The RNA shown here (transfer RNA) has 73 nucleotides and comes from a Myxococcales bacterium.
Rfam family: tRNA. Rfam classes the family as a transfer RNA.
RNA sequence: GGACGAGUAGCUGAGUUGGUCCAAGCGCCUGACUAAAAUUCAGGAGACGGCGGUUCGAAUCCGCCCUCGGCCA
Numbered sequence: 001g002g003a004c005g006a007g008u009a010g011c012u013g014a015g016u017u018g019g020u021c022c023a024a025g026c027g028c029c030u031g032a033c034u035a036a037a038a039u040u041c042a043g044g045a046g047a048c049g050g051c052g053g054u055u056c057g058a059a060u061c062c063g064c065c066c067u068c069g070g071c072c073a
Base pairs, nucleotide, nucleotide: 001072002071004069005068006067007066010026011025012024019056028044029043030042031041032040049065050064051063052062053061
């Protein structure tokens, strides 16, 4: 330099022939329980790598860029 794959919550990770409101587990916060904690139960906050474009509507399609991984040279 070329072609390809990946990037979603603090961590892991599902969701892609576009359709309301992006799962789940662990973790975190609040409450119940307890003498206090742990466990358990109930509730809650938190995410689509960045910028543009297409569209009534984008995690999903298109372009450029960034990061990571291996492949070719």
Annotation
RNAcentral holds the sequence, with entries from ENA.